Annotation: The prediction has a mean pLDDT of 81. Large-subunit ribosomal RNA, domain II from Syndiniales sp., 840 nucleotides, folded computationally. The full RNA is in RNAcentral, with records from ENA. Rfam family: Eukaryotic large subunit ribosomal RNA. Gene Ontology terms of the family: structural constituent of ribosome and ribosome. The family is grouped with related families in Rfam's "LSU clan". Taxonomically the source falls in Syndiniales (Eukaryota, Sar, Alveolata, Dinophyceae).
[in-house]
Context: one part of a larger RNA
RNA sequence: UACUGCGUUCCAGGAUGUUGACUAAAUGGUUUUUUUUCUACCCGUCUUGAAACACGGACCAAGGAGUCUAGGACAUUUGAGAGUAUGCGGGUGGCAAACCUGUAUGCGUAAUGAAAGUAAUAGAUUGGAUUUUUUUGUUUUGCACAAUCGACCGACUUCGAUGCUUGCAGAGAGGUUUGAGUAAGAUCAAAUUUCCUAGGACCCGAAAGAUGGUGAACUAUGCCUGUGCAGGCUGAAGUCAGGGGAAACCCUGAUGGAGGGCCGCAGCGGUUCUGACGUGCAAAUCGAUCGUCAAACAUGGGUAUAGGGGCGAAAGACUAAUCGAACCAUCUAGUAGCUGGUUCCCUCCGAAGUUUCCCUCAGGAUAGCAGGAGUUUACGAACAGUUUUAUCAGGUAAAGCGAAUGAUUAGAGGCAUUGGGGACGCUUAGUCCUCGACCUAUUCUCAAACUUUAAAUGGGUAAGAGCCAGCGAUUACUUUAGUGAAUCGUUGGGAUAAAUGAAAACUUCUAGUGGGCCAUAUUUGGUAAGCAGAUCUGGCGAUGAGGGAUGAACCUAACAUUGGGUUAAGGUGCCAAAGUGGUCGCUCAUAAGAUACCACAAAGGGUGUUGUUUCAUUUUAACAGCAGGACGGUGGUCAUGGAAGUCGAAACCCGCUAAGGAGUGUGUAACAACUCACCUGCCGAAUGGACUAGCCCCGAAAAUGGAUGGCGCUUAAGCGGCUCACCGAUACCCAAUCACUGUUGCAAAUUCAAUGCAGUAGUGUGUAGGAGGGCGUGCGGGUUCUGACGAAGCGUAGGGCGUGAGCCUGCGUGAAAGAGCCUGUAGUGCAGAUCUUGGU
Numbered sequence: 001u002a003c004u005g006c007g008u009u010c011c012a013g014g015a016u017g018u019u020g021a022c023u024a025a026a027u028g029g030u031u032u033u034u035u036u037u038c039u040a041c042c043c044g045u046c047u048u049g050a051a052a053c054a055c056g057g058a059c060c061a062a063g064g065a066g067u068c069u070a071g072g073a074c075a076u077u078u079g080a081g082a083g084u085a086u087g088c089g090g091g092u093g094g095c096a097a098a099c100c101u102g103u104a105u106g107c108g109u110a111a112u113g114a115a116a117g118u119a120a121u122a123g124a125u126u127g128g129a130u131u132u133u134u135u136u137g138u139u140u141u142g143c144a145c146a147a148u149c150g151a152c153c154g155a156c157u158u159c160g161a162u163g164c165u166u167g168c169a170g171a172g173a174g175g176u177u178u179g180a181g182u183a184a185g186a187u188c189a190a191a192u193u194u195c196c197u198a199g200g201a202c203c204c205g206a207a208a209g210a211u212g213g214u215g216a217a218c219u220a221u222g223c224c225u226g227u228g229c230a231g232g233c234u235g236a237a238g239u240c241a242g243g244g245g246a247a248a249c250c251c252u253g254a255u256g257g258a259g260g261g262c263c264g265c266a267g268c269g270g271u272u273c274u275g276a277c278g279u280g281c282a283a284a285u286c287g288a289u290c291g292u293c294a295a296a297c298a299u300g301g302g303u304a305u306a307g308g309g310g311c312g313a314a315a316g317a318c319u320a321a322u323c324g325a326a327c328c329a330u331c332u333a334g335u336a337g338c339u340g341g342u343u344c345c346c347u348c349c350g351a352a353g354u355u356u357c358c359c360u361c362a363g364g365a366u367a368g369c370a371g372g373a374g375u376u377u378a379c380g381a382a383c384a385g386u387u388u389u390a391u392c393a394g395g396u397a398a399a400g401c402g403a404a405u406g407a408u409u410a411g412a413g414g415c416a417u418u419g420g421g422g423a424c425g426c427u428u429a430g431u432c433c434u435c436g437a438c439c440u441a442u443u444c445u446c447a448a449a450c451u452u453u454a455a456a457u458g459g460g461u462a463a464g465a466g467c468c469a470g471c472g473a474u475u476a477c478u479u480u481a482g483u484g485a486a487u488c489g490u491u492g493g494g495a496u497a498a499a500u501g502a503a504a505a506c507u508u509c510u511a512g513u514g515g516g517c518c519a520u521a522u523u524u525g526g527u528a529a530g531c532a533g534a535u536c537u538g539g540c541g542a543u544g545a546g547g548g549a550u551g552a553a554c555c556u557a558a559c560a561u562u563g564g565g566u567u568a569a570g571g572u573g574c575c576a577a578a579g580u581g582g583u584c585g586c587u588c589a590u591a592a593g594a595u596a597c598c599a600c601a602a603a604g605g606g607u608g609u610u611g612u613u614u615c616a617u618u619u620u621a622a623c624a625g626c627a628g629g630a631c632g633g634u635g636g637u638c639a640u641g642g643a644a645g646u647c648g649a650a651a652c653c654c655g656c657u658a659a660g661g662a663g664u665g666u667g668u669a670a671c672a673a674c675u676c677a678c679c680u681g682c683c684g685a686a687u688g689g690a691c692u693a694g695c696c697c698c699g700a701a702a703a704u705g706g707a708u709g710g711c712g713c714u715u716a717a718g719c720g721g722c723u724c725a726c727c728g729a730u731a732c733c734c735a736a737u738c739a740c741u742g743u744u745g746c747a748a749a750u751u752c753a754a755u756g757c758a759g760u761a762g763u764g765u766g767u768a769g770g771a772g773g774g775c776g777u778g779c780g781g782g783u784u785c786u787g788a789c790g791a792a793g794c795g796u797a798g799g800g801c802g803u804g805a806g807c808c809u810g811c812g813u814g815a816a817a818g819a820g821c822c823u824g825u826a827g828u829g830c831a832g833a834u835c836u837u838g839g840u
Stems, first nucleotide, its partner, number of pairs: 042057004058840006068199006075192006083107009111118002123149005151182002153179003156175004162169003202341002205338001209331006220305009231263003234259001238255007267292003272288002275286002307323001309319002344774006354367001356365003368513002370510008383501002386499002388463005398453001399451002405447003410442001412440003417437008467493009477484001516540004521535005545556003560737007570727003573711003579724001581723006593713001604698003608695004613690005625682005631655003637649002661676001665674002738764009775829001777826010793813004798809004
């Protein structure tokens, strides 16, 4: 001198706060109505799956469902402690308490054995908290607990000294045996949470069963005693008269008035209209029609029969609107593996539909999966749904069948043997031909119960301190053997002992579950199935979000509350955020096409068009077009009624030619004629087949009109490539806040708060279910308060706080009680139960 820091003072600006007074509003807060855009299916429930054409549910108020007792289990807290707790008796007492004391009982203090009975203590090693010595190794102590070995007690068992009262006692030595034992006790009681068992046992709900009674005023039947029943028809027996007859007897006419006789009123019944009515006049009625109507008739009163009983001209009818067993009360809150319901909030974790057993299949127990409470060890060890290295086992896929086994196609060659047929042969040889078997070398095709070979994936083990190396000792085991094995002791070595990830192990109590379903791959049955049954993995169930128009399961991706950015799947004409982007091909559909799972189309065709491959022809002029020739032997031979290139059969030569078939078609009775193959001319450059695969077309018919999601789209907004940009989630990144989990720091000072304060990292889905922390209600105890200057309650587009259950406050109404905090207790929280009662 410059810069920085500190202290003081001054100036300016800002922040903070239960900050004072005053004042008003909107751009702010709250709320109502209308309109518009986006999003948006109805809750509860059983279910693999519900918006469901599955069930409950009109609305409101009040009531309404895991309780109590006993016993048991784990845990926590408290009291006493080899004891502890209580019953009973006595005493004291402020006389239901509490205290003192005696006794009894429960559990504990000893186990074991069926029982008679007998009857336990100080151990060693490894790890180890702690402690001591040095503070660098080292040394000492070794708690709890865990592991290993040994000892002791009882039971069982082997040997058994010794003793006597002679069938008992038994020292001692043992044993791959056994106990819910010992090893310097740990228990008892109370309270509380959770769970289990027995009780009505979370609430509501049967069909049944039992006991005792009440009913025959309805109705069934019997008996007793009463009452009631027009008019008409038919015309039995008997009787009378007349007639006939030898008689028996018969005929005719009257009279008579019988009958479960006929028509029919009342009565009793109840056929049809399948009439009226059908919240009726009526829980069986009304109308018309119909059955019966002098008796098995109808009916009043009395009386008898009673519930596994009656009564029944019998229908399981009737027995008081009840009958295939009445009604009432009680046992009884009967039981239900079944249906329905089960009431406040937030936070953390979070399933199962599988194993085994069951008169088990709509259910339980058992293990698994899950939660809670703990214990121990932890910072480089233990550990692992991972990889690597090393090593081991295997017989699936594939492959193979000129390898075994089994199946199987085709020719070729072949002799010994063998079977059939044939030729020659005196038929006893024998020779030859042929078809097989067989043999040989090949060839074709196969195998869940074939295989030489043989994967991938998957599985086991190892990658060090509990190690490595050396030495010594013991042993009834082992060896030819101080050989080996095991055990014990001792000396030395000595930590990067593959990578990556990451705290690990254990104890104890308990819930729910024990209907599952889907997808890729593998796989069994089945013609197949949105079929049935398995395996591995992942999902849905229990789960939302973006996409697939729509959607349990597909694709992306899992979620605290906000703001910003970037992507995924999928998209970018409009609906609808983002390209009427670029580039190269293909495609025309009088039913085009348009995005996985997926909402279908095939065999087979196409001279629609575009590619690929291959074989031919072609400047020695092809293909196509136009033009010319297309002859002779010969009417070839046979056959035919005929056949001259052309009904048919066999054969299919020669000559001349540039070329012309003993003939490709038309044609004729047969010829003729025409045409084609073939040749030539004009012309001048590509042409003709066969396959193959892209798009397109045909194949392609159904009942309301209809769906690439719709509109629409054609050098696409279709199909197939390439490419750039953009849009697009609760995914990823950043910031803030909340909660949870882990972790770091802060102390004796302070008004209080260690359950605090200040940081830091990670995480945040969730049905059944578990745990923690809270909110609210009734009634007590303690304490502090509010209230006639107006408590509670009720009303309220008033204001505020909290994630939430909820709370505070203003105003109005109201008129007398009420509240906070701590603590105890419970008949403590409703949307559902065809819930109950009342109201609308």